[in-house]
Molecule: RNase P RNA; transfer RNA
Organism: bacterium
């Protein structure tokens, strides 16, 4: 220096004319001027909060959704730090991943293959006893060896044994209850006990949450929902509605549902100053939190943020090595509003790691 | 904007407590006829949309993501 890989910031500039949306000012009220006008992801809408309504009394049942510990934060299935596991490497410190509560509450499933797939099992071999035509065969035991398999009942060694086995016994692995010591905990060491297939991104326990909808929410202006006429239920013996998936209670309640005829379908707000940005400081290992100081930063309704020209930047190609001349300029574009997060992304910059080369 | 579904042969569509994916139609070969239809009999054709993970094993269970349909005042 070049390459791979991660991680972070960045992510065209500038002038001149036209033009487009609000905002502020003037006046001649439709014109004149000043000034602003997309993002790190605006996006998937995957989570969480704000806010808005359902009269946010209540209660049980079903549903969902989380899952090692502390801690942060409005919250959260987000982040930090730390533990356990599992993978890779070193002589040694280490690096990387990680949906990681329970499988000893119970009930499933484990396809072919195998003799058996979970209350263990006898194909082959072993071993005992009887039969025998001495080639076998019949009952019994027996999980050490073969062999099937993603798994074969925890590993090996001794002991025992007819032949064998955690059946006993050391040593090791994993675990389940107590109990000591250390740590806020997760959790590690040590002693005692129990025990030994996987599977909870099967069912399901356990522990903690969640009341639905969602700015087409929701308040208000205008206008309009007419008069008729047909059926059907009803008027305290309660028809209908309203209320969150169902009950169940609450509430409202004299008209109400279907057809027929007919009619409106514009504006304001909400909605852009807010868990807000920038800088510093001082707490913390750190996400983060305090405090000073400064800043205002789009607001649009079929929905503007754009077009031409120049000139710089960078990158491609060509002529030809010093200019030139054509071309290109990533991913994408608010729609009530934030806080993660996933997912797209040219080029630049800056750091990390591993190897492998050249030079000191 | 918000919310809910769906994608399996060439087309229309089945497949459930996870065990290796079918039917109908279409095309294609043979019989059949004089020749076609119909009908009889064969075979063939799958990236279960696309990446990851759970698992011995995924169409199916889970995330992420791409297309496509549909509701609402």
């Nucleotide at each position: 220096a070049g390459c791979a890989c991660g991680a972070g910031c960045u992510g065209u500039u500038c002038u001149a004319u036209c033009g487009c949306u609000g905002u502020u000012c003037g006046c001649u009220u439709g014109c004149g001027a000043a000034g602003a006008g997309a993002g790190g992801a605006a996006a998937g809408u995957c989570c969480g909060g704000g806010c808005a309504a359902c009269a946010c009394a209540g209660a049980g049942c079903a549903u969902c959704c989380u899952g090692c510990u502390u801690c942060c934060u409005a919250a959260c299935g987000g982040g930090a730090a730390g533990g356990g596991u599992c993978c890779u490497g070193u002589a040694a410190u280490g690096g990387g991943a990680u949906a990681c509560g329970g499988a000893a509450a119970g009930u499933c499933c484990c396809a072919c293959a195998g003799a058996a797939a979970a209350u263990a099992a006898a194909c082959c071999g072993c071993c005992a006893u009887g039969a025998u035509u001495c080639g076998u065969u019949a009952u019994g035991g027996u999980a050490a060896g073969g062999g099937u398999g993603a798994a074969a009942a925890c590993g090996c060694g001794a002991g025992g044994u007819a032949a064998g086995a955690g059946c006993u016994c050391a040593c090791g692995g994993c675990u389940u209850u107590g109990u000591a010591u250390g740590g806020c905990a997760a959790c590690a060491u040590g002693c005692a006990u129990c025990g030994c297939g996987g599977u909870a991104a099967a069912c399901c326990c356990c522990a903690g949450g969640a009341g639905u909808u969602g700015a087409a929410a929701g308040a208000c202006c205008a206008a309009a929902u007419a008069a008729g006429c047909u059926a059907g239920c009803g008027u305290u013996u309660g028809a209908g509605g309203g209320u969150u998936g169902c009950u169940c209670g609450c509430c409202c309640g004299a008209g109400u549902u279907a057809g027929u005829g007919g009619g409106u379908a514009g504006g304001u707000c909400g909605u852009u100053a807010g868990a807000u940005c920038c800088u510093g400081u001082c707490a913390g290992u750190g996400a983060u939190g305090u405090c000073a100081g400064g800043g205002c930063u789009a607001g649009a309704u079929a929905a503007a943020u754009g077009a031409u020209a120049g000139a710089a930047u960078u990158c491609c190609u060509g002529u030809u090595u010093a200019a030139c001349a054509g071309g290109a300029a990533a991913c994408a574009g608010a729609a009530c509003c934030c806080g993660g997060c996933u997912u797209a992304c040219a080029g630049g910059c800056c750091u990390g790691u591993a190897a492998a080369u050249u030079a000191u | 904007g918000c919310c809910g579904c769906c994608u399996u042969a060439g087309c229309u569509c089945a497949g459930u407590u996870g065990g290796u994916a079918g039917a109908g139609c279409a095309a294609c070969g043979c019989u059949u006829u004089u020749g076609u239809a119909a009908a009889g009999c064969g075979a063939a054709g799958g990236u279960c949309c696309u990446c990851g993970g759970u698992u011995c094993g995924a169409a199916u269970c889970c995330g992420a993501g791409a297309g496509g349909c549909g509701g609402c005042u």